[in-house]
Predicted 3D model of a 546-nucleotide part of an RNA (large-subunit ribosomal RNA, domain I) from Ruminococcus flavefaciens AE3010. The source organism's lineage runs through Bacteria, Bacillati, Clostridia, Oscillospiraceae and Ruminococcus flavefaciens. The prediction has a mean pLDDT of 84. Its Rfam family is "Bacterial large subunit ribosomal RNA". RNAcentral holds the full RNA, with entries from SILVA.
Context: one part of a larger RNA
RNA sequence: AGCGCAGGGCGAAUGCCUUGGCAUUGGGAGCCGACGAAGGACGUGAUUAACUGCGAUAAGCUGCGGGGAGUGGUAAGUACACAUUGAUCCGCAGAUUUCCGAAUGGAGCAAUCCGAAUGAGAAAACCUCAUUCAUCGUAUACUGAAUCAAAUAGGUAUACGAGGGAAACCGCCUGAACUGAAACAUCUAAGUAGGGCGAGGAAGAGAAAUCAACCGAGAUUUCCUAAGUAGUGGCGAGCGAACGGGAAAGAGGCCAAACCACAGGAAGCAAUUCUUGUGGGGUUACGGACUGCAUUUAGUAUUGUAAGAGCUUAACUGAACUGUCUGGGAAGGCAGACCGAAGAGCGUGAGAGUCGCGUAAGUGAAAAGCGAAGACAGCGAGCAGGAUCCAGAGUACCGCCGGACACGUGAAACCCGGUGGGAAGUCGGGGGGACCACCCUCCAAGCCUAAAUACUACCCAAUGACCGAUAGAGAAUAAGUACUGUGAAGGAAAGGUGAAAAGAACCCCGGGAGGGGAGUGAAAGAGAACCUGAAACCCUGUGCUU
Numbered sequence: 001a002g003c004g005c006a007g008g009g010c011g012a013a014u015g016c017c018u019u020g021g022c023a024u025u026g027g028g029a030g031c032c033g034a035c036g037a038a039g040g041a042c043g044u045g046a047u048u049a050a051c052u053g054c055g056a057u058a059a060g061c062u063g064c065g066g067g068g069a070g071u072g073g074u075a076a077g078u079a080c081a082c083a084u085u086g087a088u089c090c091g092c093a094g095a096u097u098u099c100c101g102a103a104u105g106g107a108g109c110a111a112u113c114c115g116a117a118u119g120a121g122a123a124a125a126c127c128u129c130a131u132u133c134a135u136c137g138u139a140u141a142c143u144g145a146a147u148c149a150a151a152u153a154g155g156u157a158u159a160c161g162a163g164g165g166a167a168a169c170c171g172c173c174u175g176a177a178c179u180g181a182a183a184c185a186u187c188u189a190a191g192u193a194g195g196g197c198g199a200g201g202a203a204g205a206g207a208a209a210u211c212a213a214c215c216g217a218g219a220u221u222u223c224c225u226a227a228g229u230a231g232u233g234g235c236g237a238g239c240g241a242a243c244g245g246g247a248a249a250g251a252g253g254c255c256a257a258a259c260c261a262c263a264g265g266a267a268g269c270a271a272u273u274c275u276u277g278u279g280g281g282g283u284u285a286c287g288g289a290c291u292g293c294a295u296u297u298a299g300u301a302u303u304g305u306a307a308g309a310g311c312u313u314a315a316c317u318g319a320a321c322u323g324u325c326u327g328g329g330a331a332g333g334c335a336g337a338c339c340g341a342a343g344a345g346c347g348u349g350a351g352a353g354u355c356g357c358g359u360a361a362g363u364g365a366a367a368a369g370c371g372a373a374g375a376c377a378g379c380g381a382g383c384a385g386g387a388u389c390c391a392g393a394g395u396a397c398c399g400c401c402g403g404a405c406a407c408g409u410g411a412a413a414c415c416c417g418g419u420g421g422g423a424a425g426u427c428g429g430g431g432g433g434a435c436c437a438c439c440c441u442c443c444a445a446g447c448c449u450a451a452a453u454a455c456u457a458c459c460c461a462a463u464g465a466c467c468g469a470u471a472g473a474g475a476a477u478a479a480g481u482a483c484u485g486u487g488a489a490g491g492a493a494a495g496g497u498g499a500a501a502a503g504a505a506c507c508c509c510g511g512g513a514g515g516g517g518a519g520u521g522a523a524a525g526a527g528a529a530c531c532u533g534a535a536a537c538c539c540u541g542u543g544c545u546u
Base pairs, nucleotide, nucleotide: 001545002544003543004542005541006540007539008538009537015531016496017495020467021466022464023463024462025461026460027459028458029456030455031165032164039100040099041098042055043054044053046078047077050074051073061094062093063092064091065090066089070082071081072080105114106113107112115133116132117131118130119129120128121127135162136161137160138159139158140157141156142155143154169200170198171197172196173195174194180187184234210217211216221248222247223246224245225244231239232238252448253447254446255392259280260279261278262277263276264275265274266273267272285426287390288389289388290385291384292383293382299379300378303377304376305375310370311369312368313367315363316362317361321336322335323334324333325332337354338353339343345357346356347355397421398420399419400418401417402416403415407433428443429442430441431440432439483490484489503530506517507516508515509514
């Protein structure tokens, strides 16, 4: 030195565990903000570095309700306090809430600096404190230039509103490329990603100028189907409907105009005409105004009022077991019982229906929030006539150019935009995939509208052939921390003594670290570098070989 055997060290795998995650289901909630948000800075404790809470009233103040014995957060110790005259704690409501931040008196290198006016502090100056002082939009009032006047621009005041943040969902505007086509240009990817604006708890759409096919349907939305069909397509890659059928849900309303009244303005000597505003009227496709005749019904998410069953935000009651054996310990074994609308689950010194928390089933709110059905008010009708009047104009439509429709210009309708032309007016107009006729059907150029649908930052309950510390979130622990970077940004590692600290008094060696006794404990070969403790690697002893 090698090989073997034995015993150790180091090391952290493995096993077991789980306080943390992941995913899904069902409910709730779906917004916060100039009454200053989200997010921060700095403070705040007897002692306080961090986290948590809170804000100069600072781990807190007040009221109401719950609850009932301990309490002063994580988190020990010491000190000092509080508490059955009800503390701590839980819920509801309120007070306080520094500074920064939309940040808004001005400035600024965020958490800082500097003002003005008014008021207060014995208060003229100085100082301190309180309140107000940004911009924009709308409305009203008062003012008010250039320009004598008038008008306008502008200014001031008051009232209301806006501004910023937030996970996805939603609407609109804008809008790629990689890629596929086995290259690539039309095409695709895709109106996707990205960017901007805006809103709501949903958004958008929505009560036929719709479809259909000579039969008929009857707003919108979503799902299943029709159907990978008809089509479209360098007829390549690909893209890809509708009619119809079945379901979920179900709801329809209001203006403009004609006409009437009132008020204002303009023109005119005047009669009157025109026009603006307000109120009535009226709202659909065999209408309405108008002229007659009759009078109050169905209904009402439509607009409001009060009152409200119930729900949410603390809680409460809650059945039934003992003996013995083993053991450190009984919930295990044995024996005999009991409860069950409760044998879900977790904990307790090892497998507990009957020990604890709970579970089933019931009960409960001073305060705040949500709130069905119903009630009351308000709103809201019908018949006949067919002369006259009304029924959304730079609109429909056409040319050219684009876009969007499953549809790439095509025979290309329908829809939208730009640009240039430009109607009819109920004996009217649009559509039925070029276009024309017949026929059928509907009434554009105004507005609103719940539900069925989408999503989940957040709250509650539940579940898992999901993970179990190199996994599961990046984060089971002072984790978006430490650390890195000028910055945008990147981004860890790190869990386990024991049932209970009973965490080793005392003695010995040592400067200490550490160790040996003693003691605790079931175990210390559980001793804090702490469950188990594999391998690599290292060491000691010993046998054999060289």